Annotation: Predicted 3D model of a 73-nucleotide RNA (transfer RNA) from a Microcaldota archaeon. The prediction has a mean pLDDT of 83. The RNAcentral record of the sequence draws on ENA. Its Rfam family is "tRNA". It is annotated as a transfer RNA.
[in-house]
RNA sequence: GGGCCCGUAGUCGAUCGGUUAAGACGUUCGCCUUACACGCGAAAGAUGCGCGGUUCGAUUCCGCGCGGGCCCA
Numbered sequence: 001g002g003g004c005c006c007g008u009a010g011u012c013g014a015u016c017g018g019u020u021a022a023g024a025c026g027u028u029c030g031c032c033u034u035a036c037a038c039g040c041g042a043a044a045g046a047u048g049c050g051c052g053g054u055u056c057g058a059u060u061c062c063g064c065g066c067g068g069g070c071c072c073a
Stems, first nucleotide, its partner, number of pairs: 001072007010025003018056001027043005049065005
């Protein structure tokens, strides 16, 4: 330098255009326990990397940039 893939809560990870964006772990609170852990119940937590474009409507499609991974040179 070229090609491909990826970028969503603290972490991992669903959602192949239409509302109020799953779940797990973690966190907080309550129950349980002498207490802790486990277990049970509940809650908070994401303006979906940035900017444009397409569309009535974008996390989802397209372009550029930024960041990460792999391959080639």